[in-house]
């Protein structure tokens, strides 16, 4: 200086793990927007192709010639021009990264080099000769050119002289390991002028030393793939030599057979490197645009010349591609310089100005030349700064949204009033950048000198592209200047409305199927701001590759085991060393950047001085603790002798009983095996069974074990041969000799392969029977290979402790194996040591768990993981005889996959335990006819809801009209109803007329109440009008409230403090008893508490007190509780008491409590009942009410007839009633309880066969009344039959109710008289005053009961039990289930898309071999031709050239592989897809336990 998370797997946790987000950044791009200015940037793609201009020219003071002006004393001079001789530049600058994995590049050394111009020394510059271009002339060509031939100059060209030093060669001395340096002789080697009047100054040759600049050599250092392991013949060395500017296999002959590689050679991908840049706390990723340094490279390959420098962007040859011109015969180009333009592409600018400034070329200067530069243009492309006003304003305007309709909100925001005027826009002035060089005067230095030079001061003029620009000044105006984005969580910011899993958002989780804060749009908000936002790709977050700073029992991950070479690491002492390490100086670490600290632009951004950093290399001194090295010991590691012990260690030979299976022969008779049952199969041809002997072959009970031995795999009768470890116990040795171990070797279960044998048992495949919907399966009978032996192979397994090897420490306690000690007669028990088990401290761990045998604390080597799929899979490679094994991927595709533990649910898991659940009973149901509801069908409508249990005699405790919601005509529209407004008018009542009726439509009558003297006004009602609005049994019970069902009257669901746990959670509520019960007790890290049970309520049952009518009545009476009397009993109806396991006895744990008994009416909640805990089913119900939200509004809202809900081929539920004798059927006779009654209950009496009808007493009811209970008892018949059973249908008559029984009511009487003789499968209710039977009475109700709610009468049966089926409850247990098994979930198989692998093939690219070819050019060589300078009198010679020729080669051909890329008929397997098809493999004992590997 300095570290920040979050979302997302689960019902909920904890952890592991991916994926995602929140920052920064950018040569960017694309969407919407878009005012100004300064600084920066600006083809990342096609190193694609280029049209125009243009980017490197200059010198007359090197040199001839043409030419134009102009001076002239006519001799000539002066200034230019232009092209050519000659010089220097054209190797710089400038643009671009295509190759290039290399000494290209950083940096840190080195030397065997050269270096034009420039500096600074020493020397020298003599004398001579030949040529040529330009130009003339002639030709050839279309062009570009070019050829003969003839003059001419030079700082062009060649000889000579001379030449200290140089360069070679030989000696000498000196000094060396060589070099080196002196020195003496030999041999070769220069030169140029211009200018100036001159002085001189620039030049030129030789050389010597810097500077600076290049050249080669090296260390160390920066990418990926091993699915490239081998590579290499100039290769590696050497000798000589050639060659260069210089070392070198650089090149060439000869010799040696070297060299390089697991510290990755060779080979392929791919890339300019670097200072730097961008992120990061940092270590590090990533990157290599602008600046800057270096490499490369200039259409594509080759190639030299020239030159100080090139093998050369804007020079030459050559070949190739392309383009262009063009007389067809031959020619020209090369924007990876600046604009510019096609093309490509998401995408990058002007064919601009100026050499004024820097700068570079040339020149002596002037100057020219400079797309280098320095400026402008264009682009919001980046950074930065600026502005779009400011104050003041509540009536909180008007609009917009939103609403609980009050309001709220935008909003002080506007308007409006006061200001202020940057920036734009206009007027005017007006820059720095400019000074040098050039004159002038003065000094200083140099000189003989006031010349020249050179320097420093003054001092004059002249030079500005940008630009009339910065910038500064005046007038005016609030006037010209705001947008993107987002607002479900992560992540700041919500409201309506549209939409309805559709449009569509989506960074990730995931919105979205009618009330969407998430789609769209508005209002509002949040952020940012001349921009925002998306996308792309990069660091981080990500400790998600882990140096800093991660892990491997079970999440990914320990190699199946062990030897072991390299490698890594390694005990103690002493010496030395200074390699590693520490310090210190010192040389570099370019500049620019990055920080610090100044300075200049009105701030910043920028730009600038300065220091600091550059964590590096390098030389050098010093240090010696540690590691390393060398030398010398030591003995605690390690190991050998020596002596014992155990032991299914291995290997080879022998050998021995059961047992099965076969053979033989006897005994013997019908079965035997087999299985849930069974059949296949054996057997009267004699099985099984048994005896007795024989054959064979595999495996060895008992002992045996948590036991022993092995490096692991794995080893077991019982002996004998060989043979490997271990281990204990002392001495003695030897001295670190060790630990680990990539690659290597080796071993390595079962299956499986090869050959030969062997083959009882068992047994893949394979047959047979079974089972099943199917059964290639579990079960059965059989059965081959294999199992065994030899000998080769093969290498894999859940080869598991899922746990690599070694060593050190770090509480114990209990077995056990093996050895030794020590005590002790002994039994043992103590100490030790190797082993092999159990629980455990402390610590570790996500948690399970581990825990001296660690998964604890350390340390040394090895292996191996980085999210699930795809996949241990393709393709290569390696092994194998095949199976196949090994190493081992990638597109694609999902947002999880996983561990561990919780809590639940579930299990064809396990225990305990309850219920009419099951046996045990009784009576039904399911058949028949009836009623009643439902589903189907019909239908104009059959209104609507309930739909497993828990819908279906149910909403309906009553559909002829009404109800009523449905249909079908006819009508009404502020409406049948509610508040408001206005006008009229009392309300209301009688009567007509039309009409199905609603309704229309006429006449008549009549005026009330309160105020007030009246007009009048008010309440209230009816009428008429307009408008807010009524009005809906329309829609959503999946918006919702109330109610309710249901599990289930089951025993449970919870809390608060504590406690355990990282945490979901646990614990209390487990556990031992006990209960109906979480009822109790007892025990526990729990102690309490709520809600629930219980109980408290209400009825029954017993008694008491009290009352005593209408009730009773023991006394009297009476026909009669009628009357008197009375209230003791019954009853009534209020108040108590009574039952509490209190008492006894047995059991229990001294407990709860059970069991029995006594007392009692009653006895272990005495019987019923109300009374339903947290919940669950999106359980019912918007048509009971309530109620959001949507929908209708001359209708879906109202009124009316009429219809309908009552339909009927048929199925299902619940009942009535019977099939009959325990019974029908007539007579007679008895005994309830609860209830209900004024638009009612109805007595008596009276008519009717009856329903009823007249009557009208009573009764507002413990008083009259509905009211006769019935079964039942008593007696008769009726005799088992379709009947005197049964009552359905039908017909006739008829009663009541009510406006009206047609559809469609109920009930009477006569007549008819079906099914039906007890009921497949299956199912339902009952545990006592209960079933079952019998009848009674109430609510709705004008009338309608077989249905419901309730009363009473008779009044049984059986519970052994708790295996089984249904449900429940509590513990426990697996789980891959949480929608919670009606779960989850696999594989074929069809269908549609992806991306891939093989694939006869076929189409390109790359880089190689091998051979043919060989253009230019350099090198050699030359017989042939041509030649100015030297030489030589001359013939000729030297040299030079052209031309051939070898030899090296580019292109280009041919052959072969090789490797990569595309693409292919077919075909293989994956993956992803919405409800397909078919099974049921896993997940619970998944119903045959699963899982691995071979078949």
């Nucleotide at each position: 200086a300095u570290u920040a998370g979050a979302g997302u797997u689960u019902g909920a946790u904890c952890c592991u793990g991916g994926c995602u987000c929140a920052g920064g950044a950018u040569g960017a791009a694309c969407g919407c927007u878009g005012g100004c200015g300064g600084c920066g940037u600006g083809c990342c793609u096609a190193a694609u192709g280029c049209a125009u201009g243009u980017a490197a020219g200059u010198c007359g003071c090197a040199c001839g010639c043409a030419u134009a002006c102009c001076c002239u004393u006519c001799g000539g001079g002066g200034u230019g021009u232009g092209a050519g001789u000659g010089g220097c530049g054209g190797a710089c600058g400038g643009c671009u990264g295509a190759g290039g994995a290399a000494c290209a590049c950083g940096u840190g050394g080195g030397u065997a080099u050269c270096u034009g111009c420039c500096c600074u020394g020493g020397g020298g510059u003599g004398g001579g000769g030949g040529a040529u271009a330009a130009c003339g002339c002639a030709c050839c060509g279309a062009a570009a050119g070019g050829u003969g031939u003839g003059c001419u100059a030079a700082u062009c060209c060649c000889g000579c002289a001379u030449a200290c030093g140089u360069u070679c060669c030989c000696g000498c001395u000196u000094u060396u390991a060589g070099c080196a340096a002196g020195u003496g002789g030999g041999a070769g080697g220069a030169a140029a002028g211009c200018a100036g009047c001159a002085a001189u100054g620039c030049g030129c040759c030789c050389u010597g030393g810097g500077a600076g600049g290049a050249g080669c050599c090296u260390g160390c250092g920066g990418c990926c793939c091993a699915u490239c392991a081998g590579g290499u013949a100039g290769u590696u060395g050497g000798c000589g030599g050639g060659g260069u500017a210089a070392u070198g296999g650089c090149c060439c002959a000869c010799c040696a057979a070297g060299c390089c590689g697991g510290u990755g050679a060779c080979g392929g991908g791919u890339c300019c490197c670097u200072g730097g840049u961008c992120u990061g706390a940092g270590a590090g990723g990533a990157u290599g645009a602008u600046c800057a340094g270096c490499c490369a490279c200039a259409c594509u390959g080759g190639a030299a010349c020239u030159g100080a420098g090139a093998c050369a962007c804007g020079g030459u040859c050559c070949a190739g591609a392309c383009u262009c011109c063009u007389a067809c015969g031959g020619g020209a180009g090369g924007c990876a310089g600046c604009a510019g333009u096609g093309g490509g592409g998401a995408a990058u600018u002007u064919u601009g100005g100026a050499c004024a400034a820097u700068g570079g070329g040339c020149g002596a200067a002037a100057g020219c030349c400079u797309g280098a530069u320095c400026c402008a243009g264009c682009c919001a492309u980046g950074c930065c700064g600026c502005g779009u006003g400011a104050g003041u304003g509540a009536a909180g305007a008007a609009g917009g949204c939103c609403u609980u309709c009050g309001g709220g909100u935008u909003g002080u925001a506007a308007a409006g009033c006061u200001c202020u005027u940057u920036c734009g826009g206009c007027c005017g002035g007006a820059a720095c950048g400019a000074a040098a060089u050039c004159g002038c005067a003065c000094g200083g230095g140099u000189u003989a000198a006031u010349a020249c030079c050179u320097u420093g001061u003054g001092u004059g003029g002249a030079u500005g592209a940008c630009g009339g620009u910065a910038c500064c000044g005046g007038a005016a105006u609030a006037a010209g200047a705001a947008g993107c984005a987002c607002c479900g969580g992560c992540u700041a910011a919500c409201u309506a409305c549209g939409u309805g899993c559709c449009a569509g958002c989506a960074g990730c989780c995931g919105c979205g199927g009618u009330a969407a804060u998430a789609c769209g749009u508005a209002g509002g908000g949040u952020g940012c701001g001349a921009g925002c936002g998306u996308u792309a790709a990069u660091c981080g977050g990500a400790a998600u590759u882990a140096c800093u700073g991660g892990g491997c029992g079970u999440a990914a991950a320990g190699c199946g085991u062990g030897c072991g070479c390299a490698g890594g690491c390694g005990g103690u002492u002493u010496g030395u060393u200074a390699a590693g390490c520490c310090a210190g100086a010192u040389g570099u670490g370019a500049a620019a950047g990055c920080c610090c600290c100044g300075g200049g632009c009105u701030c910043a951004a920028c730009c600038u001085g300065g220091g600091a950093a550059c964590u590096g290399c390098g030389u050098u001194u010093g240090g010696u603790a540690c590691u390393g090295g060398c030398a010398a010991g030591c003995u605690a590691g390690a190991g050998u002798a020596c002596g014992g012990c155990a032991g299914a260690g291995g290997g080879g030979g022998g050998u021995g009983g059961a047992a099965u299976u076969c053979c033989a022969c006897g005994u013997g008779u019908a079965g035997c095996a087999g299985u849930g049952a069974a059949a296949u199969g054996c057997g009267u041809a004699g099985a099984u069974a048994u005896g007795u002997g024989g054959a064979g072959g595999a495996a060895c009970a008992c002992c045996g074990a948590u036991g022993g031995c092995g490096a692991a795999g794995g080893c077991a009768g019982c002996c004998c041969c060989c043979u490997g470890g271990g281990u204990c116990g002392a001495u003695a040795c030897u001295g670190a000799c060790g630990c680990u171990c990539a690659g290597g070797c080796a071993c390595g279960a079962a299956a499986g392969c090869g050959u030969g044998g062997g083959g009882a048992g068992c047994a893949a495949a394979c047959a047979g029977g079974a089972u099943u919907a199917g059964a290639u399966a579990c079960c059965c009978u059989g059965g081959u290979a294999g199992u065994c032996c030899a000998c080769g192979c093969c290498c894999u397994a859940a080869a598991c402790g899922a746990u690599g090897c070694g060593a050190a420490c770090u509480a114990g306690u209990c077995g056990u194996u093996g050895g030794a000690g020590u005590a002790g007669c002994a039994a043992u028990a103590c100490u030790u040591u190797a082993g092999u088990g159990a629980c455990g401290c402390a610590g570790c761990u996500a948690a399970c768990g581990c825990g001296u045998g660690a998964a604890g604390u350390u340390c040394g080597c090895c292996g191996c993981c980085u999210g699930g799929g795809g996949a241990g899979u393709a393709c290569g490679g390696u092994c194998g005889c095949a199976a196949g094994a090994u190493u081992a991927a990638a597109a694609c595709u999902c947002a999880a996959a996983g561990g561990a533990a919780u809590u639940g649910a579930c299990g064809g898991g396990g225990g305990c335990c309850c219920g009419c659940a099951c046996a045990a009973g009784c009576g039904g149901u399911g058949g028949a006819u009836g009623a009643u509801g439902u589903g189907g069908a019909u239908u104009a409508a059959u209104u609507c809801g309930a739909u497993g249990c828990a819908a279906c005699g149910c909403g309906a405790a009553a559909a002829a009209c009404c109800u009523u919601a449905c249909c079908u005509a006819c009508c009404c529209u502020u409406g049948a109803c509610a508040u408001g407004c206005c006008c009229g008018g009392a309300a209301c009542c009688u009567c007509g007329c039309a009409g199905a009726g609603a309704u229309g439509u006429g006449a008549g009558g009549g005026u009330g109440c309160u105020c007030g003297a009246a007009a009048g006004a008010g309440a209230g009602c009816c009428g008429g009008g307009a408008c807010a609005c009524a009005g809906g049994u329309g829609c959503u019970g999946c918006a919702u409230g109330g109610c309710u069902g249901u599990c289930g009257u089951c025993a449970g669901c919870u809390c608060g403090u504590g406690u355990c746990g990282u945490g979901a959670g646990a614990u209390g509520u487990u556990g031992g008893g006990u209960u109906a019960a979480g009822u109790c007790c007892c025990g526990c890290a729990a102690c309490g508490a709520g809600c629930g049970c219980a109980a408290c309520c209400c009825u029954u049952g017993c008694c008491a007190u009290u009352a005593g009518u209408u009730g009773c009545u023991a006394c009297a009476u009476u026909c009669a509780g009628u009357u008197g009397g009375g209230c003791a009993c019954u009853c009534u109806a209020a108040u108590g008491g009574g039952a509490c396991u209190g008492c006894c006895g047995g059991u229990g744990a001294c407990a709860a409590a059970c069991c029995g008994g006594a007392g009692g009416a009653a006895g272990g909640u005495g019987g019923g009942g109300a009374u339903g805990a947290c919940g669950u089913c999106a359980a019912g119900u918007c048509c009971u009410c309530a109620u959001g939200g949507c929908c209708c509004u001359u209708a879906u809202g109202g009124g009316u007839a009429g219809g309908g809900c009552u339909u009927c081929a048929c199925a299902c539920g619940u009942c009535a009633u019977a099939c009959a004798a325990u019974g029908g059927u007539c007579g007679g006779u008895a005994c309830a309880g609860a209830g209900g009654g004024u638009u009612g209950c109805c007595a008596a009496c009276u008519c009717g066969c009856g329903a009823g009808a007249g009557g009208g007493a009573g009764c507002c009811a413990a008083u009259c009344c509905c009211a006769g209970a019935a079964a039942g008892c008593c007696g008769a018949u009726c005799g088992u039959a379709g009947u005197c059973c049964g009552g359905a249908u039908u017909g006739c008559a008829g009663u009541c109710u009510g406006c009206a029984a047609c559809u469609c009511g109920a009930c009477u009487g006569c007549a008819u008289g079906a099914a039906g003789u007890c009921g497949g499968a299956a199912u339902c209710g009952c545990u006592a005053g209960u079933a079952a039977u019998c009848g009674c009475g109430g609510a709705u109700c004008a009338g309608c009961a077989u249905g419901u709610c309730g009363c009473g009468g008779u009044g049984a049966a059986u519970a052994c039990g708790u295996u089984c089926c249904c449900g429940g409850g509590c513990c426990u247990u697996g789980u891959a289930c949480a929608c919670a098994c009606c779960g989850c979930c696999c594989g074929u198989c069809a269908c549609a898309c992806c991306a891939u692998g093989g694939g006869a093939g076929u189409g390109g690219g790359u880089a190689u071999u091998a051979c043919c070819a060989g253009a230019a050019g350099c090198a050699g060589u030359u017989a042939g031709c041509c030649u100015a300078a030297c030489c030589g009198c001359a013939a000729g010679g030297a040299g030079g050239g052209c031309g051939a020729u070898u030899g090296c080669c580019a292109c280009g051909g041919u052959a072969g592989g090789a490797u990569u890329c595309a693409u292919g008929a077919c075909u293989g397997g994956g993956g992803u897809g919405a409800a397909g098809u078919c099974g049921u493999a896993a997940c619970a004992a998944g119903g045959u336990a699963a899982c691995c590997a071979a078949u």